[in-house]
Molecule: Fluoride riboswitch aptamer (crcB RNA motif)
Organism: Vulcanimicrobiota bacterium
RNA sequence: GCUGGCAUGCGGGAUGGGGCUCCCGCCUAACCGCCUUACGGCUGAUGGCUCCUGUCUGCAG
Numbered sequence: 001g002c003u004g005g006c007a008u009g010c011g012g013g014a015u016g017g018g019g020c021u022c023c024c025g026c027c028u029a030a031c032c033g034c035c036u037u038a039c040g041g042c043u044g045a046u047g048g049c050u051c052c053u054g055u056c057u058g059c060a061g
Base pairs, nucleotide, nucleotide: 009026010025011024012023013022016052017051018050019049020048021047033042034041035040
């Protein structure tokens, strides 16, 4: 100096926060939604579960 493993740590999973959990990545990274030739159109605050905040729809007062 190179490669691999283990431990620890940090980061990421289409727009916010908390808890639990899963997966991925190691800064040369994980990640950066879907449809359409284009114009243009569609879903969701989650990776998953749940609570809160915000937003949308319907009903009632």